RNA sequence: ACCUCAUCAAGAGGGGCAGAGGGAUACGGCCCUGUGAAGCCCCGGCAACCUGCCUGAGUCGUCUUGCAUCCGCGAGGCCCGAUCAGGAGUGGUGCCACCUCCGUCUCCGGCACAGUGUCGGAGAGAGAUGAGCG
Numbered sequence: 001a002c003c004u005c006a007u008c009a010a011g012a013g014g015g016g017c018a019g020a021g022g023g024a025u026a027c028g029g030c031c032c033u034g035u036g037a038a039g040c041c042c043c044g045g046c047a048a049c050c051u052g053c054c055u056g057a058g059u060c061g062u063c064u065u066g067c068a069u070c071c072g073c074g075a076g077g078c079c080c081g082a083u084c085a086g087g088a089g090u091g092g093u094g095c096c097a098c099c100u101c102c103g104u105c106u107c108c109g110g111c112a113c114a115g116u117g118u119c120g121g122a123g124a125g126a127g128a129u130g131a132g133c134g
Base pairs, nucleotide, nucleotide: 003132004131005130006129007128008127013043014042015041016040017039021032022031023030026104027103028102029101044096045095046094047093049092050091053087054086055085056084057083059082060081061080063076064075065074066073067072100126105123106122107121108120109119110118111117
């Protein structure tokens, strides 16, 4: 790389260099951009996917205890571990215009109907990010 799972309606700025493109791809749209695009650097921020931290919950394992021939039944309690919820934000990432900018494929529904179009909804595909596999 491929593959698997999860999420994608939210959120987040300044400065320097640079000098014409950029918004994934193909196409069609629509936007951003010399009032400075892409890219690189410095500082800052947003998020909570992984790691680590704090708090809570007898929910599970385990533990203590009573009963019991066994399987088990009852009570107790966060010592330990797991799980769940919340909080903060260590480290690892990612991100900081427009719903993943919108659409193109399938299905359902409405309006219209010559061709067919148009609007809405659900899903798929593709993409992005994280974790795992590798």